[in-house]
RNA sequence: GCACCUCUAGCUCAACGGCAGAGCAGUGGACUCUUAAUCCAUUGGUUCAGGGUUCGAAUCCCUGGGGGUGCACCA
Numbered sequence: 001g002c003a004c005c006u007c008u009a010g011c012u013c014a015a016c017g018g019c020a021g022a023g024c025a026g027u028g029g030a031c032u033c034u035u036a037a038u039c040c041a042u043u044g045g046u047u048c049a050g051g052g053u054u055c056g057a058a059u060c061c062c063u064g065g066g067g068g069u070g071c072a073c074c075a
Stems, first nucleotide, its partner, number of pairs: 001071007010024004018055001026042005048064005
């Protein structure tokens, strides 16, 4: 440099056109002598950025950026 994959909550990941969610973590509570574990409740989102298509976009298209893999180049 080229091709492909990927980017969503603090972390790991769902949702592949129609209400943005789960687990873990965090917070509050119950239980417990205390901690841990367990249970209940609960907070938490510019869905990488910009633009386009659409009645409607996390999802489809374009451009750019980050990450990964492969190939090429590299006296």
A computed fold for a 75-nucleotide RNA from an Actinomycetota bacterium, annotated as transfer RNA.